[in-house]
RNA sequence: CUCUUAUCAAGAGUGGUGGAGGGAAUAGGCCCUGUGAAACCCGGCAACCUUAAGCAGAAAGUAUUUGCUUUAUUAUGGUGCUAAAUCCUACAGAUCGAAACUGGUCUGGAAGAUAAGAG
Numbered sequence: 001c002u003c004u005u006a007u008c009a010a011g012a013g014u015g016g017u018g019g020a021g022g023g024a025a026u027a028g029g030c031c032c033u034g035u036g037a038a039a040c041c042c043g044g045c046a047a048c049c050u051u052a053a054g055c056a057g058a059a060a061g062u063a064u065u066u067g068c069u070u071u072a073u074u075a076u077g078g079u080g081c082u083a084a085a086u087c088c089u090a091c092a093g094a095u096c097g098a099a100a101c102u103g104g105u106c107u108g109g110a111a112g113a114u115a116a117g118a119g
Stems, first nucleotide, its partner, number of pairs: 001119008013042001015041003021032003026090004043082003048078002051075003054068005086111001091108006
């Protein structure tokens, strides 16, 4: 870098350094930001993978397998995340409304992010 699968409306600091940008890319919107952006550190959140223990179930017959936010989860390690739905729209279809344009809602797609696996 390519492919496959899963997830993407929940959750997470009034900390330190830092100093002007940031919200993936293009376009259009709309926002955040000297009441301090990005980045880094610490803290926190989550539970994709791993390991160990536990709980519940299935089948089966000594070993395997499934699930565990909510009434059973906990911790180690590898990652990730920590404004706003992936901030919203872009393409297609359905539907609502309208003289028409602009537009509302829903579904799917595309693009993207993260994890796991393969090349």